[in-house]
RNA sequence: ACACGAAAAAGGCAAACCUUUUGAAAAAAAGGGACGCAAAGCUAUGGACCUAAGGGGCUAAUGCCCUAUGGCCGCCAAGCUUCCGAA
Numbered sequence: 001a002c003a004c005g006a007a008a009a010a011g012g013c014a015a016a017c018c019u020u021u022u023g024a025a026a027a028a029a030a031g032g033g034a035c036g037c038a039a040a041g042c043u044a045u046g047g048a049c050c051u052a053a054g055g056g057g058c059u060a061a062u063g064c065c066c067u068a069u070g071g072c073c074g075c076c077a078a079g080c081u082u083c084c085g086a087a
Stems, first nucleotide, its partner, number of pairs: 004085002012037002017032006035074001041080003045077003049071002054067005
């Protein structure tokens, strides 16, 4: 250095839920709060998944169906960066 991850040390992040705000929604941000996480750090590059404003189709109509340009990195890969040092 690389690989690896301990009943080690110093720390870090923050699920669900609640409040407020943004948004058509999914969801996101701030505060509280901890389920957990050795990358639960970053990137939407590939796939999966969520939503359907707009667009298209159907319907007498309410509505129904399809579709990301929207979202999600705490779904899986991939890329980049990275604390510590037992076996």
Molecule: c-di-GMP-I riboswitch aptamer
Organism: Cohnella luojiensis